[in-house]
Predicted 3D model of a 325-nucleotide part of an RNA (large-subunit ribosomal RNA, domain IV) from Mallocybe sp. A source record names the gene rnl. Its mean pLDDT, the model's own confidence on a scale to 100, is 81.
Context: one part of a larger RNA
C1' cells in the first nucleotide's frame, strides 16, 4: 500500500451529473389512514400511533409477580411523502456495452376476401389458411377507457365509367421478286398447285389519354396594403394568389436557434422544476390531439426521515503484495 468487513465524536447531502454507495424501514397484533378517482379486493402494508418476554391466579378479559445492560433479544425481513413529463396496463427486447419514451398489446379505423376465398410457402403436386366462412379470415395504420379527431381531391396513389386515337405480338387482301412440283404441248409457253422474301390497305389488348369518386390513402393546410376620439392593437376592409389557406385544442414543450423569453412560486443564492403568459413563422388533431385514475428496476425535481457521500479523517479485524528483520 491495495482490498474485503466493521465503528465512529459533532454536524446531516454541505459529496456529487445525479443521495452513486451505505444507512434508515422492516415480521406479528390493535387502532387510525389523505387528495383524487375509471367506484375496484382501487389509491392502501397509503400516511400516522401504540402493543411485545416468562411465570403464577385466571382462562381470548383482567390482575399480581420474576430476570437480563437488552424481550419483534438471533436470522429473515418495504424507507415514506409532493408535483410533473412519457408510455394506459401485465408483458417483450439488442445472449456478450442500450429494459427504454422502442416492440406488443386489448380496443379503433380502413382495405381485399363468397370460399376450389383472398393471403402464405412452393418448379409442380400439394400443403397452411382451416376440418374456420364477413361477429371469420388476411394487410395496413393508430394504440385501453374518456373528450374530440377541422379544412383541402390541384399533385401522387388506389377504385369506378365511358367514348376515342395512335399502336404492340399477331392476323391479313393485293402486288413484286425467286423458286419446287404436276398437266398440256414438243423445248418453249400456257394453266393449276406450293414455299420464301419485299412492299403493304386493313383488323388487332392492357396501360396511357378523358370523365367522376376517395384522405383514420401519399401528401397540403398563404402573402400585401389599410383601418377604432392620444400611443398602441386591430373586430373590420381592399387586393393578389391557392386544391385549401392550421379549425378545436395544447405551448419556451422529448419540439431548431434567438432564450439562462417575461412574470409567479420554491431557494440565502436556481441555464433546475412546477404555474402562467405567448408568433409556435420549424406546434396541431389515428405519421392522432388533449387530460387523467392505476401501473413503471422508465426520465426530471422537491420534502421528511437516515446515514462516513462529505466537512475531515480515524480506528479495528482479516486476506493480498511489498520493505525489513
Nucleotide at each position: 500500500a491495495a482490498g474485503u468487513u466493521g465503528u465512529u465524536a459533532a454536524g446531516g447531502a454541505a459529496c456529487u451529473c445525479g443521495g452513486c454507495a451505505a444507512g434508515u424501514u422492516c415480521a406479528c397484533c390493535u387502532c387510525c389512514u389523505a387528495a383524487g378517482u375509471u367506484u375496484g379486493a382501487c389509491g392502501a402494508u397509503a400516511a400516522g400511533a401504540g402493543g411485545a418476554a416468562c411465570c403464577u391466579u385466571a382462562a381470548u378479559a383482567a390482575a399480581g409477580g420474576u430476570g437480563g445492560c437488552a424481550c419483534a433479544a438471533a436470522a429473515u425481513c418495504g424507507g415514506a411523502g409532493g408535483c410533473c413529463c412519457c408510455g394506459a396496463c401485465u408483458g417483450u427486447u439488442u445472449a456478450c456495452u442500450a429494459a427504454a419514451a422502442a416492440c406488443a398489446c386489448a380496443a379503433c379505423a380502413c382495405a381485399g376476401u363468397g370460399c376450389a376465398a383472398u393471403c402464405a410457402u412452393a418448379c409442380a403436386a400439394a400443403u397452411g389458411g382451416u376440418a374456420g366462412u364477413a361477429u371469420a379470415c388476411u394487410g395496413u395504420g393508430u394504440g385501453a377507457a374518456a373528450u374530440u379527431u377541422g379544412c383541402c381531391c390541384g399533385a401522387u396513389g388506389c377504385c369506378a365509367u365511358u367514348a376515342a386515337u395512335a399502336u404492340a405480338a399477331g392476323a391479313g387482301a393485293a402486288g413484286u421478286u425467286a423458286u419446287g412440283g404436276u398437266a398440256u404441248a414438243c423445248u418453249a409457253u400456257u394453266a393449276c398447285u406450293g414455299u420464301g422474301a419485299c412492299u403493304u390497305a386493313u383488323c388487332g389488348a392492357a396501360a396511357a389519354u378523358c370523365u367522376g369518386g376517395u384522405u383514420a390513402a401519399u401528401a397540403g393546410c398563404g402573402g400585401u396594403c389599410u383601418u377604432a376620439a392620444c400611443u398602441a392593437u386591430g373586430a373590420g376592409g381592399a387586393u393578389c394568389c391557392u386544391a385549401a389557406g392550421g379549425u378545436a385544442g395544447c405551448a419556451a414543450a422529448a419540439u431548431c436557434a434567438g432564450u439562462u423569453g417575461g412574470c409567479c412560486a420554491u431557494u440565502a443564492a436556481a441555464u433546475g422544476u412546477g404555474g402562467u403568459c405567448c408568433g409556435g413563422u420549424a406546434u396541431c388533431a389515428a405519421u392522432a390531439a388533449u387530460g387523467u385514475a392505476a401501473c413503471g428496476a422508465u426520465g426530471g425535481u422537491c420534502u421528511c426521515a437516515c446515514u462516513g457521500u462529505c466537512u475531515c479523517g480515524a480506528c479495528a479485524a482479516c486476506u493480498u503484495g511489498c520493505u525489513c528483520a
Its Rfam family is "Bacterial large subunit ribosomal RNA".